[in-house]
RNA sequence: UUCUUCGGGGUCGGGUGAAAUUCCCUACUGGCGGUACAGUCCGCGACCCGUGGCAGAAGAAGUAUCUGCCAUGGCUGACCCGGUGUAAGUCCGGGACCAACAGUAAAGUCUGGAUGAAAGAAGAA
Numbered sequence: 001u002u003c004u005u006c007g008g009g010g011u012c013g014g015g016u017g018a019a020a021u022u023c024c025c026u027a028c029u030g031g032c033g034g035u036a037c038a039g040u041c042c043g044c045g046a047c048c049c050g051u052g053g054c055a056g057a058a059g060a061a062g063u064a065u066c067u068g069c070c071a072u073g074g075c076u077g078a079c080c081c082g083g084u085g086u087a088a089g090u091c092c093g094g095g096a097c098c099a100a101c102a103g104u105a106a107a108g109u110c111u112g113g114a115u116g117a118a119a120g121a122a123g124a125a
Stems, first nucleotide, its partner, number of pairs: 001125006013025003027109002029099002031044004039097002048074010079095005101112003
């Protein structure tokens, strides 16, 4: 450098209601790299919003619209106390907190974009 494979989990049970796995009680889950083992530290990806270039679509035509690819910018949630230790916001104990967009009785957990993409991991040449 090229190719191949892999690459996200989770509402048991109960209440109200015409209707809720969405509200209330409760239960449950935790991508990737770094670092003393991390959902909450540092960074990345995903989601979302935009910019530039190229190609295409519809159209009489266009600086407008839509689609795809490449590059790039922005946005992006949440932790404390005690203990051990050379060292932990990572371990142990305790108590907290957080979780894109669209749909639907208001969703981290259902359905959908997604049999997608990707941080990256492994392997082959």
This is a predicted structure of a 125-nucleotide RNA (FMN riboswitch aptamer (RFN element)) from uncultured Acetatifactor sp. RNAcentral holds the sequence, with entries from MGnify. Taxonomically the source falls in Acetatifactor (Bacteria, Bacillati, Bacillota, Lachnospirales). Its mean pLDDT, the model's own confidence on a scale to 100, is 83.